[in-house]
Molecule: small-subunit ribosomal RNA
Organism: Bacteroidota bacterium
């Protein structure tokens, strides 16, 4: 350069995020099938299931030129007229030949030399066909048909006569062939070719033709072509199938075949095959090739081809060149027909067709015209092979179903904000076309070749006849008219295409996510839309996406995944040099790799699909030459891996044996007394029969403190006083010596904590099981007393653990830092430590890489390479089963049905923790008062009721909507009524007498009805208003706060919430907001990869404390003056004045601004001055981002849904006020700090003309009458009151408490019966300080008095508010409760009110195990033995040849008969499969069952693993192990400074 055309993703685990992983989906096929749907034509396909079972009919026959006879026709000749004889033709069956083995079918069986492919055959067969060689003399005996005759129902079957051939049988002849005896040469050398001599033996058929000549026939050679037969290589899953084999495995002789061969046989040997997978068990017909894929590979093997195998099942031979024969033969056997019961027939996996099966697959078609097949000399005849129709959208391909014009855009539907948009140039309507189609007309190619004439002849040439199923088809034409012709699917996201109504977790949809509970782009309709289009979905199977089995092309530290450890066989893999060879491997050739397909290029059908040419390709096998880098295979060598010798060394490495002290327990003895001893706290228990405690002396057992350390050692487990003994390994120096002797390591073999198991010692403690005392709801636990097996020792088993670094073993490269253990060396030192530097081991930070991410990092998880091990969702399950080890417990190995859509890793942001740290609040604590008992009051639950309207329901509903239900209010109930309605706008038409007021009947009222009276304006058209009808619409406290707005609570006056840039991480995400201070505050200061800003904090408003200033009535009244007065006190009352108090409107002040002292010099904090106030002075107002689907559709406003003579309107009357009961708020008590009665002082803040009421008078009082005075700093409500002064009450259910209830009464209102509110008189209930619990409140606060106000005709103990009087405590933050910050664990995310595990109940599904029962496969032994071959025998029975004149005999046959082998049947032990089972385990799913809480936080006893025992259950408990344990202190070590 040429070539090469070729790789795409999505969703789905979570609150979010990377990762792993599995599900699912967009793609292509398809012998299809279902559903809707439907105009045409080409070319293909059309029982995948029952290799079920089969009616009829076809599917193999030909040849009279092999052979005789029988019928029928015609011709000729004869003829006794019956007929016969010739010859020609038709035809029948019969002998005789060739075919029938081959074409058609189907896939059962086979897992094999049966298939591919590549080769042998010297071990071999071929009928027809071809080529060459020699030949065809000359004879004999039968036989079907046929005539006669007989059995049989048939099918058939005999007997007797007679004849012919290319039927059969001998003789002759050998060119050869074949056997056999001796040779020669050559080859590819178990043998084979060619050839010599001698012996022995084998052949034939004839027919046509006037004839030449033709077919033909015998033997021999050789081709072609078809076959057998052997080989190397390939060719499915299962080891839960590991051992198989006795004609097995080889030899030697036979036999048998066309031929090797244990195919068979006899006889010897004792092999053969197998983890590279035998033997067995599933399951399957193998191949060109389809399909899919970027490949590579998957899967498949219908049509077509090629090979096999089968042909009712099973057996068997016979003919033949060829079979062990689909449409032949025997026997068995099942089934199915016939029968006259005595016996016969049959095989459609060949075209059609029938039942059946089943989701499903055609016509009981036409022709041999074509092509190819049998036969024949041929003409022909035969062919369901084959052309060709018919059926079926099964598929593929092409064609139409109309074009072009046609509105700001009909109608109809559909939505709509009502304007209007869509359907939609669609349509109608103008033009126009004519391929389908309907009628006429024309009309193929496919036919080459046969025969027959003639000429010529080495093939030939010319002529004449004739052949078409399909089919009058295809195609061409012409008339006619847009006429005949569109649907399916989809429309939430992947994934292309949205609206509306109806449904209301129903009906129903779904591949996967997941929709559907009242607004549903996801259900169902419809409107539109999209996407294919005669077809559309759907379903089922396959390839892909899936690198999700990873050869290209994956992994294993936590996600599934390293085997507990170690030794070692096979096996892989294997240092450096040389040299040979040349299997691997690399190049070149050549042979094959069939054809068809496939790629391409070019042709025919118009196109295409099909179809044909030619080329490429087929990636592989073989063969033959090459090339020798690497591997490999021999040989030679070398030391660098490995190993041995030598000299040093550390050590809890391993085994015996011995021995030593502390300690605990027991036992004696002694002192001595009442407890000990245990926990949170107690009991049990043990002690006065003397216990604990103490003292002595003893006896036993186990386990070795300090040293001791993230020190050491070993392959793992694991090794811990101390001594001796025998032993394994390792490290370090240093030369020497072997000379790759290495590495791993399926199988095996051996070692293996603890727990647990035999036998037999032992036995001090400690301790499952168990007992008892506690806790508790229980408490089969934790705690506590005991306490057995065990723990320990010898010996045999067990073989399993978080046997963990969850990290296999060797090698090798790839930055350091510190630390420690052991050597070695060198500097130094008296001598050390110390310091350099190297090996070896052990850590701990970390750099490149690398990891999903945590993290790893020369002790890799990093770069590499070898070689084992293991993983491929989750459960179900480490579980059945089957083998296997084990005394047993139990271990190895290790599945499915079934079910889900996930289950995980890591990291990340919240929540949460009976998880840290810090740090706030009346959070606790420290006070003061209180509820919770009592009675009343109000609110709520409940219950009642015709209604007892509705709402609010932990905190954050319950004196909350209600700042006030008698009627109204009212929204409920019973009852009378209205019906475009009780009101509002708008448009039409009416409109008198306006409305409207009166009177009047029925009524409870509403309403109904009746009578009556009056009139605005005027331009005289009408207008305004009113009323009536009619519309357009009214009304609804009906539903939905979970379709809203809008307001409000609440967490919470908490300190917090966020943004931009930037920076770090893949990424959610984090920085900033964390840290060190400090604040009441994310206040501010200081560090800081941030740097800044925003909504919160604070301040800026209001009111309050102090002071000025202004102003001075309706406020004051100090000062001059004056009135009134009991002459004193008082009184603002008047003149005056504004000095005070006071209003109300500007001002000032407070700011850590001064010192001091801490603090980092900061921010800040703490003390001081001065100040009316001091460190936001005190209080209001003010409420981040959010949360709670928090509250309210009954204020209001509103989507949508529903009621329209009522779910609307209107009125009377009840209800809301009920009451056995519970509960929240209050309120009055319970009394002496009081209660009654007298007296008397001081407030602030409101209100007040349908008001607020003064003074006086009536009334014991409510309150009445009265009427000044006030629209209010002027009048009035209006005396506050508790305080204080004085007297009684004296501890009592009272001179306390008032509730009830009974009598009299006020007042308001249309009305106080249901159901007001005060008052006077009586009455005088509970109640004596209040369980468990629980609330407020930190200073002018609690507490404690009394006023005012709104609502409001009347009603307040409730609510808003004012002011009087006025405390007590806060050590502090350990604890409850709420918050904030950082930090941690989480398996939680609806978020601890979370998650979530087992038993039990219930239903469902598959499932194991079961005394068995059935059933099926295959093998093994025995017995019985058909049909048939072979063998031997053959006394019957026998034409050809031989003898014989002939009888008759021989040879050879045959029947018959015996044996061997053998299908089916029997009958036995077993083996494996399947199916069924009363009862039985365990599993799995199921909105709302049960008992407990086992895990997740320190899960409330950390948990978990392995054991072992024990419990309803979860589980609990001993022993050993693990970190996958949280929190807190110490120690080590690191890292920064």
């Nucleotide at each position: 350069a040429c070539a090469a055309c070729g790789g795409a993703g999505a969703g789905u685990u979570u609150g979010a995020u990377c990762c792993u992983g599995g599900c699912u989906c967009a793609g292509g096929a398809c012998g299809a099938a279902c559903g809707c749907u439907a105009g045409c034509g080409g070319c293909g396909c059309g029982c995948u299931u029952a290799a079920c079972a089969c009616a009829u009919g076809c599917a193999a026959g030909u040849c009279g030129g092999a052979c005789g006879g029988g019928a029928g026709g015609g011709u000729g000749c004869c003829u006794u007229c019956g007929g016969g004889c010739a010859u020609c033709u038709u035809u029948c069956a019969g002998u005789g030949g060739c075919g029938a083995a081959c074409g058609g079918g189907u896939g059962a069986g086979u897992a094999a030399c049966g298939c591919g492919u590549a080769g042998g055959u010297a071990a071999c067969c071929u009928g027809c066909c071809c080529u060459c060689a020699a030949g065809u003399g000359g004879g004999g005996g039968a036989u079907a048909a046929g005539c006669c005759u007989g059995g049989g129902a048939a099918a058939c079957c005999g007997g007797g006569u007679c004849u012919a051939a290319u039927a059969c049988c001998g003789c002759a002849u050998g060119g050869g062939g074949u056997c056999u005896u001796c040779g020669g040469a050559g080859g590819g050398u178990u043998c084979c070719u060619c050839u010599g001599a001698g012996g022995a033996u084998c052949a034939a058929a004839g027919c046509c033709g006037c004839a030449a000549g033709g077919c033909g026939c015998u033997u021999g050679a050789g081709g072609a072509u078809g076959g057998g037969c052997c080989u190397g290589c390939g060719u499915c899953c299962u080891a839960u199938u590991a051992g198989c084999u006795a004609g097995u495995u080889g030899g030697c002789g036979g036999g048998g075949u066309a031929a090797u061969g244990g195919c068979c046989c006899a006889c010897c040997a004792a092999g053969g095959c197998g983890a590279u997978g035998a033997u067995g068990g599933g399951u399957a017909g193998c191949u060109g090739g389809u399909c899919u894929g970027a490949g590579a590979g998957g899967a498949c093997g219908g049509c077509c081809a090629g090979c096999c195998a089968c042909a009712c099942u099973g057996g068997g031979a016979c003919u033949g060149a060829g079979a062990u024969a689909c449409g032949g033969c025997c026997c068995a056997g099942a089934c199915u027909c016939c029968u006259a019961c005595g016996g016969g027939a049959g095989g459609c996996a060949g075209c059609a067709g029938u039942g059946g099966g089943g989701a499903a697959u055609a016509u009981u078609g036409c022709g041999c015209a074509a092509u190819g097949g049998g036969c024949g000399a041929a003409a022909g005849c035969c062919u369901g092979a084959c052309g060709c129709a018919g059926c079926g959208a099964c598929g593929c391909c092409g064609c139409g179903u109309g074009g072009a014009g046609g509105a700001c855009g009909a109608a109809g539907c559909c939505c709509u904000u009502c304007g209007g948009g869509g359907u939609g140039u669609a349509a109608a309507c103008u033009c126009c076309u004519u391929u389908u189609c309907c009628g006429g007309g024309g009309g193929a190619a496919g036919a080459a070749g046969u025969u027959c004439c003639g000429c010529g002849u080495u093939g030939g040439c010319g002529g004449g006849a004739u052949u078409g199923a399909c089919g009058g088809u295809a195609c061409c034409u012409u008339g006619g008219g847009a006429a005949u012709a569109a649907g399916c699917a989809c429309c939430g996201g992947c994934c292309a295409a949205c609206u509306c109504c109806g449904u209301g977790c129903c009906a129903g949809c779904a591949g996967c996510c997941g929709c559907g509970g009242u607004g549903a782009u996801a259900c169902g309709g419809a409107g539109g839309g999209u996407g294919c289009a005669a077809g559309c979905g759907u379903u089922g199977u396959c390839c892909g996406g899936a690198u999700u089995c990873a050869c290209u092309g994956g992994g294993u530290g936590u996600a599934a995944a390293g085997g507990g450890c170690g030794c070692g066989u096979a096996g892989g893999c294997g240092g450096g040099a040389g040299a040979g060879c040349c299997a691997g491997u690399c190049g070149g050739a050549g042979g094959u790799g069939a054809a068809a397909g496939g790629u391409u290029u070019c042709a025919g059908c118009u196109c295409a699909a099909c179809u044909g040419a030619g080329a490429c390709a087929u990636u592989g096998c073989c063969u033959c030459c090459g090339a020798u880098a690497c591997u490999g295979c021999u040989c030679u060598u070398c030391u660098u891996g490995a190993g041995u010798g030598c000299g040093g060394g550390a050590g809890a490495g391993g085994a015996u044996g011995g021995u030593g002290g502390a300690a605990u327990u027991c036992c004696u003895g002694g002192u001595g007394u009442a407890g000990c001893g245990g926990u949170g706290g107690a009991a049990u228990g043990c002690g006065c029969a003397g216990a604990u405690a103490u003292c002595a002396g003893g006896a036993g057992g186990a386990a070795c403190a300090c040293c001791g350390g993230a020190g050491g050692c070993g392959a793992a487990g694991g090794c811990g006083g101390c001594c001796a003994u025998c032993u394994g390994g390792c490290c370090c120096g240093c030369c020497a010596c072997u000379g790759a002797c290495g590495c791993u390591g399926a199988g095996g073999c051996g070692c293996g904590a603890a727990a647990g198991c035999g036998u037999g010692g032992g036995g001090a403690g400690c301790a499952a099981a168990c007992a008892g005392g506690a806790u508790u709801a229980g408490a089969u636990a934790c705690c506590c007393u005991g306490g057995u097996a065990g723990u320990c020792c010898a010996c045999g088993c067990c073989c399993u653990a978080a046997a963990c670094g969850a990290u296999g073993a060797g090698c090798a490269c790839u930055a350091g830092a510190c630390g420690u253990c052991g050597g070695a060396a060198g500097a130094a030192u008296u001598g050390g430590c110390c310091c350099u530097u190297u090996c070896g081991g052990u850590g701990u930070c970390g750099g490149a890489g690398c990891u999903a991410a945590c993290g790893c990092g020369u002790u890799a998880a990093g770069u590499g390479c070898u070689c084992c091990a293991c993983c491929u969702g989750g459960g179900g399950a480490g579980u059945a089963c089957g083998c296997u080890c084990g005394c047993a417990a139990g271990g190895g190995u290790g599945a499915a049905a079934c079910u889900c859509a996930a289950a995980g890793g890591a990291a990340u942001u919240g929540a949460c923790g009976g998880g840290g740290a810090c740090c706030c609040g009346c959070a606790c604590a420290a006070g003061c008062g209180g509820u919770g008992g009592a009675g009343u009051a109000u609110g709520u639950g409940g219950u009642u009721u015709a209604a007892u309207u509705c709402g609010a329901u932990g905190c954050a509903a319950c004196g909350c909507g209600a700042a006030g239900a008698a009627c109204c209010u009212u929204a409920c109930c019973u009852g009378g009524c209205c019906u475009g309605g009780a009101a509002u706008c708008c448009c039409a038409g009416c409109u008198g007498c306006a409305a409207g007021c009166c009177c009047u009947u029925c009524g409870a009222a509403a309403g109904a009805g009746g009578g009556g009276c009056c009139g605005c304006c005027u331009u005289c058209g009408a207008g305004g208003g009113u009323g009536c009808u009619g519309g357009g619409g009214a009304g609804g406290u009906g539903c939905u706060g979970c379709a809203u707005g809008g307001c409000u609570g609440u967490c919470g006056u908490c300190a917090g919430c966020u943004c931009g840039u930037g920076u770090c991480g893949u990424g959610a995400g984090a920085u900033g907001u964390u840290g060190g201070g400090u604040u009441a505050a994310g206040u501010c200061c200081c560090g800081c990869a941030a740097c800044g800003a925003g909504c919160g904090c604070a301040a800026c408003c209001c009111c309050u404390a102090u002071c000025g200033u202004u102003a001075g009535u309706u406020g004051c009244c100090a000062c001059c003056a004056g009135g009134c007065c009991u002459c004193g006190a008082g009184u603002g009352c008047u003149g005056g004045g504004c000095a005070c108090u006071c209003u109300a409107a500007c001002g000032a002040g407070a700011c850590u601004g001064c010192c001091g002292c801490g603090g980092a010099u900061a921010a800040c904090g703490c003390g001081g001055a001065g100040g009316a106030a001091g460190g936001u002075g005190g209080g209001g107002a003010u409420g981040a981002c959010g949360u709670c689907a928090a509250g309210u559709c009954c204020u209001c406003a509103u989507g949508g849904c529903c009621c329209u003579u009522a779910c609307g309107g209107c009125c009377a009357g009840g209800g809301c006020u009920a009451c056995a009961c519970a509960c929240g708020u209050a309120c009055u008590a319970c009394a002496a700090u009081g209660g009654g009665c007298g007296g008397c002082a001081c407030a602030g803040a409101g209100g007040g003309u349908u008001g607020c009421c003064a003074a006086g008078c009536c009334g014991c009082g409510a309150g009445g009458c009265g009427g000044a005075g006030c629209c209010a700093a002027u009048c009035c409500c209006a005396c506050a009151a508790a305080a204080c002064c004085g007297c009684c009450c004296u501890c009592a259910g009272u001179u306390c408490g008032g509730a009830u209830u009974g009598c009299a009464g006020u007042c308001u209102g249309c009305a106080a019966c249901u159901c007001g509110a005060c008052u006077g008189c009586a009455u005088g209930a509970a109640g004596g300080c209040g369980g468990a619990a629980u609330c407020g409140c930190u200073a002018g606060u609690a507490a404690u008095c009394g006023c005012u106000g709104a609502u409001c005709a009347g009603c307040a103990g409730g609510c808003a508010g004012c002011g009087g009087u006025g405390a007590a405590u806060a050590c502090g933050u350990u604890c409850c409760c709420g918050g904030g910050u950082c930090u941690u664990g989480u398996a939680c995310a609806c978020a601890c009110c979370g998650c979530c595990c087992g038993u039990c109940a219930c239903a469902c599904c598959a499932u194991g195990g079961g005394a068995g029962u059935c059933g099926g496969u295959a093998g093994c032994u025995c017995c019985c033995g058909a049909a048939g071959u072979c063998g031997c025998u053959g006394g019957g029975c026998u034409a050809a040849c031989c003898c014989u004149c002939g009888c008759g005999g021989g040879a050879g046959g045959c029947a018959g008969g015996c044996g061997c082998c053998g299908a089916a049947g029997g009958a036995g032990a077993g083996a494996c499969c399947g199916a069924u089972g009363a009862c039985u385990g365990g599993g799995g799913u199921g909105a709302a069952g049960u008992c407990g809480u086992a895990a997740c936080a320190a899960g409330g006893u950390a948990g978990c693993c392995g054991u072992a025992c024990c419990g309803g259950a979860a589980g609990g408990u001993g022993c050993g192990g693990c970190u996958g344990g949280a929190u807190u202190a110490c120690c080590u070590c690191c890292u920064u400074u």